[in-house]
Context: one part of a larger RNA
C1' cells in the first nucleotide's frame, strides 16, 4: 500500500489459563460432650502397709457441630488467542438516522426505541439586529 480503506458483535472450529460448582476424599488448629489408664494430689478406714475404698485433675480413645486448607469434580457461564468459516454493517466522512454518557424496554448479533444530559458534531449559504 490511504474508502476496492477501516471496523463491531453473535454463531461455528481449535487451543490455553483462571474463577464458580452439587457432591466425594484427605489434612490442620481449636471447641463441646462421653469414657478415662499410669501418676502425683486429696478424703476416709485400721490391720499402719510398697495397704484398702472413694474424689477431682489428666494422656490415649470415642461422639458431635462448626472452622480452615488442599485434592477430585458432572455441569454451567464468561475471558484470551488463532493467514484465508457464517450472519449481518453498529462505529470511523453529516458513516448515509451526528455520536457519546446514564437509564428503561425490546431484539439472532452488532444494536434499536423512549427519557435525560454532554459536544468529544458536520454544514457559515442568505437575511436581520448589536458591538468594535
Nucleotide at each position: 500500500c490511504a474508502c476496492u480503506g477501516c471496523c463491531c458483535g453473535u454463531c461455528a472450529a481449535c487451543u490455553c489459563a483462571a474463577g464458580g460448582g452439587a457432591g466425594c476424599c484427605g489434612g490442620g488448629g481449636g471447641c463441646a460432650c462421653c469414657c478415662a489408664a499410669a501418676g502425683g494430689c486429696u478424703u476416709g478406714g485400721c490391720u499402719a502397709g510398697u495397704c484398702c475404698a472413694g474424689g477431682a485433675c489428666u494422656a490415649a480413645g470415642g461422639u458431635g457441630a462448626a472452622u480452615u486448607c488442599g485434592g477430585u469434580g458432572a455441569c454451567a457461564g464468561g475471558g484470551a488467542g488463532u493467514a484465508a468459516g457464517u450472519c449481518g454493517u453498529a462505529a470511523c466522512a453529516a458513516g448515509g438516522c451526528a455520536c457519546g454518557g446514564c437509564u428503561a424496554g425490546c431484539g439472532g448479533a452488532a444494536g434499536c426505541u423512549g427519557g435525560u444530559c454532554g459536544u468529544g458534531g458536520a454544514u457559515u449559504a442568505a437575511u436581520u439586529c448589536a458591538a468594535u
Small-subunit ribosomal RNA, 3' minor domain from a Candidatus Nomurabacteria bacterium, 132 nucleotides, folded computationally. The coordinates come from a structure-prediction model, not an experiment, and the mean pLDDT is 83. It matches the Rfam family "Bacterial small subunit ribosomal RNA". Its family is annotated with structural constituent of ribosome and ribosome in the Gene Ontology. RNAcentral holds the full RNA, with entries from ENA and SILVA.